[in-house]
RNA sequence: CGAGAAGAGGGAAUCAUCGCUGGUAUUCUAGCAAUAGAAUACGGGAGGAAAGUCCGGACACCACAUGGUAACGUAGCGGGUAACGCCCGUCCAUCGCGAGGUGAGGACAAGUGCAACAGAAAGUAUGUACAGGUAAUGCUGUAGUGAAAACAGGUAAACUCUACGUGGUGCAAGCUCAAAUAGGCAAAGUUGUUUUCUUAGCAAUAGGAAAACUAGGAAGGACCACUUCCGAAGGUUGCGGGUAGAGUGCUCGAGGGUGAGGGUAACUUCACUCCUAGAUGAAUGAUGGUUGAAAACAGGAUCCGGCUUAUCCCUUCUCUCGGUUU
Numbered sequence: 001c002g003a004g005a006a007g008a009g010g011g012a013a014u015c016a017u018c019g020c021u022g023g024u025a026u027u028c029u030a031g032c033a034a035u036a037g038a039a040u041a042c043g044g045g046a047g048g049a050a051a052g053u054c055c056g057g058a059c060a061c062c063a064c065a066u067g068g069u070a071a072c073g074u075a076g077c078g079g080g081u082a083a084c085g086c087c088c089g090u091c092c093a094u095c096g097c098g099a100g101g102u103g104a105g106g107a108c109a110a111g112u113g114c115a116a117c118a119g120a121a122a123g124u125a126u127g128u129a130c131a132g133g134u135a136a137u138g139c140u141g142u143a144g145u146g147a148a149a150a151c152a153g154g155u156a157a158a159c160u161c162u163a164c165g166u167g168g169u170g171c172a173a174g175c176u177c178a179a180a181u182a183g184g185c186a187a188a189g190u191u192g193u194u195u196u197c198u199u200a201g202c203a204a205u206a207g208g209a210a211a212a213c214u215a216g217g218a219a220g221g222a223c224c225a226c227u228u229c230c231g232a233a234g235g236u237u238g239c240g241g242g243u244a245g246a247g248u249g250c251u252c253g254a255g256g257g258u259g260a261g262g263g264u265a266a267c268u269u270c271a272c273u274c275c276u277a278g279a280u281g282a283a284u285g286a287u288g289g290u291u292g293a294a295a296a297c298a299g300g301a302u303c304c305g306g307c308u309u310a311u312c313c314c315u316u317c318u319c320u321c322g323g324u325u326u
Base pairs, nucleotide, nucleotide: 001322002321003320004319005318007316008315009314010313011312012291013290014289015288016287017286018285020045021044023042024041025040026039027038028037029036030035047297051308052307054306055305056304057303058302059170060169061168062167071166072165073164074163075162076090077089078088079087080086091105092103093102094101095100106161107160111159112158113155114154128143129142130141131140132139174248175247176246177245184239185238186237187236192213193212194211195210196209197208198207199206200205216230217229218228219227220226255274256273257272258271259270260269261268262267
């Protein structure tokens, strides 16, 4: 210098102008108050993947004595972790000259299945050629085919077996408060006539149901008349469930940083220190200047640990191979 391998970190900073959304403080306005609205000031406001929702948990509700079956998942060995299918170490296999990469890496000596070509023969082995041997027998050796050949063959990314694990639904979980309308239950009270049926009663009478009529009400019509419909009802108060709506769950957490100790490492212990969205039709932006460039993928919605996928640029550490010069 060239070609590679394995990691780590960052995602803009700053100024000006104009905005968005929560919080706090002050002032003003309305209100008896609770509170609401406005203005001003200060301070906060997405990611390395917030994504896919693929694994594992926390949390919540429902289910659940225990054991077994089925179904699904995991699979060398050891360790880490709240847990995992994740991570670390290591053995083996395999790819690479190498640094290193990859791994569906338990069991075929329980049973069942499957095996192209070549080959006498591929599993129920009907043992081919040559040589040797036996009373007899593939009994012995060599050869040839093949990835594998008489050996307890190969194959589980075939069924299966073994060990271990797994209840279901997801914050639209769930909990609390709680309008209007309709419906439910209850209370007090108002209300005509006639007929029929029915219950109790010896009867008088009382209760219930149905129908008709009327008082009354509604609609049409400018109004009256008139027509049509409803018709003894309608209304009042209280209780309870649910809905709209509001609150809560909600963000300080298996949290980050620094130092010291333990461990090869993943990780962990102790001390000190930091606070960094919590919205709800859903904010976090726009323009211009400067700094090498700031251009990619993209964006919260209960919260964590992983994996996978998308993606541009910059910084940096270690290692390998080859070449050149001294």
The prediction has a mean pLDDT of 76. Bacterial RNase P class A from Bacteriovorax sp., 326 nucleotides, folded computationally. The sequence is in RNAcentral, with records from ENA. Taxonomically the source falls in Bacteriovorax (Bacteria, Bdellovibrionota, Bacteriovoracia, Bacteriovoracaceae). A source record names the gene rnpB.